[in-house]
RNA sequence: GGAAGCGAUUUCUAGGGUUCCGGCCCCCAAUUUCCCCAGGGGGCGUCUGGUCCAAGAGAAAUCCCCUGGGGUCACCCAGGCACACGGAGGGACAAAAGCCCGGGAGAC
Numbered sequence: 001g002g003a004a005g006c007g008a009u010u011u012c013u014a015g016g017g018u019u020c021c022g023g024c025c026c027c028c029a030a031u032u033u034c035c036c037c038a039g040g041g042g043g044c045g046u047c048u049g050g051u052c053c054a055a056g057a058g059a060a061a062u063c064c065c066c067u068g069g070g071g072u073c074a075c076c077c078a079g080g081c082a083c084a085c086g087g088a089g090g091g092a093c094a095a096a097a098g099c100c101c102g103g104g105a106g107a108c
Stems, first nucleotide, its partner, number of pairs: 005064001007063006015053002020050002022047001023044006065080006083103001085106001089101003
């Protein structure tokens, strides 16, 4: 110094937190009293959950792309699309993260 598009989208998953929903706890008020439900306020994600965020190095699908062949020039068929250790720090949304910076720094 060093080729490989180190391509795009969608739906998911591991994972992630806490806006909203639900759950749990406490308090207030009301009731002759107590409890439950309903009402008001506060706390807990050290709540398995729904919504939400979500992988370059996780999954699937589709498309682009590449090679070869065919073609009535609209496109069609076959194949390929590999590999991939990795901080610290910072950033966003309510917040966090395997998100983004980032296939970055560095290592090999």
Annotation
A computed fold for a 108-nucleotide RNA from Synechococcus sp. SB0668_bin_13, annotated as Guanidine-I riboswitch aptamer. NCBI's taxonomy places the organism under Bacteria, Bacillati, Cyanobacteriota, Synechococcaceae, Synechococcus. The coordinates come from a structure-prediction model, not an experiment, and the mean pLDDT is 82.